Predicted 3D model of RNase P RNA and transfer RNA as a complex of 485 nucleotides. The prediction has a mean pLDDT of 76. It holds a member of the Rfam family "Bacterial RNase P class A". Rfam links the family to the GO terms dimeric ribonuclease P complex, tRNA processing and ribonuclease P activity.
This record gives sequence, C1' cells and structure tokens, in this order.
RNA sequence: GAAGUCGGCCGGGCAAUCGCUGUGCUCCAUCCUUCAAUGCAUUUUAAGCCUUGUCUUUACCGGUAAUGCUGGAGUGAAUUGAAGGAUGGAGCAGAGAGGAAAGUCCGGGCUCCACAGGGCAGGGUGCCAGGUAACGCCUGGGGGGCAAAAGCCCACGGCCAGUGCCACAGAAAAUAUACCGCCAUGUAAAAAUGGUAAGGGUGAAAUGGUGCGGUAAGAGCGCACCGCGCAACAGGUAACUGUUGUGGCAGGGUAAACCCCACUCGGAGCAAGACCAAAUAGGGAAGCAACGGCGCGGCCCGCGCUGCUUCCGGGUAGGUUGCUUGAGAUGUAGAGUGAUCUGCAUCCUAGAUGAAUGAUUGCCCCAACUUCGGUUGGACAGAACCCGGCUUACAGGCCGACUUCAGUU
RNA sequence: GCCGGAAUAGCUCAGUCGGUAGAGCAGCUCAUUCGUAAUGAGAAGGUCGUAGGUUCGAUUCCUAUUUCCGGCACCA
Repeated sequence: GAAGUCGGCCGGGCAAUCGCUGUGCUCCAUCCUUCAAUGCAUUUUAAGCCUUGUCUUUACCGGUAAUGCUGGAGUGAAUUGAAGGAUGGAGCAGAGAGGAAAGUCCGGGCUCCACAGGGCAGGGUGCCAGGUAACGCCUGGGGGGCAAAAGCCCACGGCCAGUGCCACAGAAAAUAUACCGCCAUGUAAAAAUGGUAAGGGUGAAAUGGUGCGGUAAGAGCGCACCGCGCAACAGGUAACUGUUGUGGCAGGGUAAACCCCACUCGGAGCAAGACCAAAUAGGGAAGCAACGGCGCGGCCCGCGCUGCUUCCGGGUAGGUUGCUUGAGAUGUAGAGUGAUCUGCAUCCUAGAUGAAUGAUUGCCCCAACUUCGGUUGGACAGAACCCGGCUUACAGGCCGACUUCAGUU
Repeated sequence: GCCGGAAUAGCUCAGUCGGUAGAGCAGCUCAUUCGUAAUGAGAAGGUCGUAGGUUCGAUUCCUAUUUCCGGCACCA
C1' cells in the first nucleotide's frame, strides 16, 4: 500500500430572527376561601306547628327610676389589608425525540382480577456452565459445518418407549425382500430349482467402508485399518475428550410429524386502575337459570359474590391522577477470561393528548452536477406507562484491533 | 396506543395431520345461427404476497418482512 474480518462511536455544526409545549420566579387582572381592622345597620333570642309563614307566643347582658339613649356580645352586608388557591395575560430564566423512538417478536416492573392456589389440557424452550429482576437475551466452553487465515454460522435432547409418513421410480422404503447379473444342479438349448448380495440398475435415501485372504460363486465368513456400539481407566464442575479392551455390526431417513424426557408458563392490559364533575328512560325484547350464573378469557376442584348473556333504545364524551427519580446517567477504583457485579463521587436529562420538540436567513461541512459564476440535495426515520433484549431500516463519516499478500528500510 | 385476522388464476372463493393446486364467473378458439345472445365442446391462464430456513420434497411447518381488514371509552 492492497484485499478482507471483527468491535466501538457519531449520525450535520455555529449565529440571528420569528414561533410551539411543559417547568420555575416576578408583576397585573378576575374569582373563591380564611383571618384581622374600620365605620354603619339591627336586637334578630328561645319555643311551637295538620298550616314552615315578613306565621304565633316570648323578648339577651351592664349603666339609668324608666321608654328612649349608651356600652358589651351576637348577626348581617360593605370597604380595606394580609395569607393561601384557581384561571387568564405579560416579562425573565432554563429545558425540549432516537440509535433504532419502528416491528410488537420475547422477558420483567406496575395495575386490576384471590396473597395467583391444586390437578388435567395447552403453549414455550432444548449441548454444558455462568450472568441477570427475567428471558427464546448475553458471556465463556464443548461438538459439527464453511474459509488459506483473521473469523463466521448452527432450533445442537431422544426415531433399539410407541405410532405415523417416505409421492414417482424401483425386486424391495424396513414386517422384509431379489429385476439384471454371478455360481451350482439341470437341459440339446431353454425353462425350472437352489445358493449369493461382490457388480449393474432405481431413487433424496438400499442393510457399515477400503484392502487382503477365503470360496463353486459370494458374504464380517476370517484378518488389518477406519467408522459404530459397549465397558473400564484418566482429564474436566459439566457438555465432552483421550487411552485401552471388547463386540462382527447389534438393524435407513424424518421429532420446524404425533409423541417421550427435562425445565418453564395464571389471565388481562395505562383505552390497566383510582377520584371528581355532568347527564339520562335505573327502560324494553329474547334466551338461560339456583345441582344455576358471574369474577374466571380452556376444563375440573377450590375461593369470593349473587341474576347473567345478547340485541334494541337512552345519556356524557369533560377534568385530575397513574406520569416520569429510574434494574437511571457520567466519571473513577476494585473483583472476574468475559457477560456482569460491588464501592465512592457528581448530576437530574420531554411528559404532549385534534397530540409540542419547528420555520426562515447567513456562514461552514459533505455529496452530485457545472458554462467554474454557481445550482440542487443532506440517510433511516417522530416519544405516548416505564425498562432489559432481539429483529428490521439506515446517506455518509471517524477510531481501534486482527489476518493474508506485495514492496521498501 | 393496545389486541386480533387475512393474502391462492383477471374477480369471488375451495384446498389438514407435507407428495407438486382446483371450482364458479370473466376472457380466448371452434361448433350451432342469416347475425348476436344463450347453449355445447376445447385449450390457455398461478414463482400460492416477498425473503430465508427445516425436509429428498413446502400453499401447508418455522422465522423475518410487506400490504390490507376488524375490534377496544365511560355511565345507567
């Protein structure tokens, strides 16, 4: 330098102006509640009821002989002030989409149904060990496959528990069996009978493979090596691996076919759930029924509650909460091969709901075109209760590690 | 937002425990008719939405993806 493999990160930048949605503070306006002060008015208390009425009866305390008057106390509305709250407006400060916010494919939190219970059915996962709140995820290891290598991929338990299927072709698709061929008997030659599974043929797949011996021809019939099964020993937590011995082979494929084995899973979902307000006809029809029905959304038991289901018709379609501080982020130290875990310090980073997070201009960056003046464009894509994963989409760019080849020193 | 379902010929639909896909209508050719319709006969037409995997073999089984459709507020 070229080709390639793996991992991580960014995913346009800056400034000005005008907007949108929350939050905090200040000010203004309106309304509500509580308290205090001020003056004014009034005596308003208590009891009664076929009658609830400007009804009837009665008439607070002190001063004064006494009505009046005056003071207290109570009540009423008003004004002013303070505090708190709600709504609206103005100003200032500060914040405002993602690595996938997506698909909704898994897992968990949270909420309600029983504290989520027992059994059957059903679903999911599937080499071993570890991580985790949990997982179908991740890490490490084992085995198999691909590649020259770095490296990548694998639903990778069990068809000697049982059952099913294997179209066409082929003799035969697994209970077994023989089309051509080979050999023997037989025959004039055939036919026929018997032996055989080396060779041919069929098929995706044919009853271990290669070689030597052996034989009438053959055949694990015998032997050597390879493969396979079993046993012992050794290593390893285990999956598994290695060595030795032994068995002539102990019987095809398919479990992303039923199934068996091991582990695991209750259901519904923020339109869950809780509260406030408003409004209506607390209605009608059909069906089922207290050995019933509902919660309970597979069934039974069990628990709790007692009319449910469907259709027609009626009303409101407003607000608050759940709601964002969390298995949280960043930095750092330690343990571990690693996933990950632990300690310490610092930080707070969207909460909308007819659904905000934007637009314009200028400069820079990148890409394409170019008459070299410029012009056009800036990937995939938009939070909706919240997290951990997986998968899918993605212009362009940056960094690191490794493999192979070539050249130079 | 959450939860379900579907995709097969031009159109409407069948197709079950995997073995090479059909029906009706439409369109084409021929016959019938003076001609048309109807009728009769015949042939053609399909990557089973797309991609990958399991299997000897996939419309069917598994995974991913694309498009379309449906349901879900509260009160009484």